Model confidence (mean pLDDT): 75 of 100. Predicted 3D model of a 110-nucleotide RNA (SAM riboswitch aptamer (S box leader)) from Piscibacillus salipiscarius JCM 13188.
[in-house]
RNA sequence: CUCUUAUCCAGAGUAGUGGAGGGAACAGGCCCUAUGAAACUCAGCAACCAUCACAUGUUGUGACAGGUGCUAACCUGAUGCAGGGGAAGUAGUCCCUUGAACGAUAAGAG
Numbered sequence: 001c002u003c004u005u006a007u008c009c010a011g012a013g014u015a016g017u018g019g020a021g022g023g024a025a026c027a028g029g030c031c032c033u034a035u036g037a038a039a040c041u042c043a044g045c046a047a048c049c050a051u052c053a054c055a056u057g058u059u060g061u062g063a064c065a066g067g068u069g070c071u072a073a074c075c076u077g078a079u080g081c082a083g084g085g086g087a088a089g090u091a092g093u094c095c096c097u098u099g100a101a102c103g104a105u106a107a108g109a110g
Base pairs, nucleotide, nucleotide: 001110002109003108004107005106006105007104008103013042015041016040017039021032022031023030026080027079043071044070045069047068048067049066051063052062053061054060055059077102081099082098083097084096085095086094087093
C1' cells in the first nucleotide's frame, strides 16, 4: 500500500513544556486559538486485539489497562449523491429515515 470483517451514540485534564496554528480525504460553510494552537511528557477514557473470570454453543457479560487507539463541538460520521415519507406551496425550501460513495480506528491475510 491492497483485500476482508467489525465499529463509528457515548466517554476522557483549570496540569507542565512549547510558542502558531488547528478542527483525521475533497468541496462549501462554520468553529476553536496569546483568557494560549500543533507537538512532547504525565494523567485520563475504554472501541478493537491480548489476558483472566463467569455463563454458554461458536457468542454474551464483567475485570484489567499489556499492544494500538482516543481525550472542543448534535464537525468525521454535520452537509454533499440516490430512494421513501411529511410540512409548506406556485414553489424548487425545510425536517425525518434508509442506502451508497468517501473517511477513520482495530484485527487478520498478501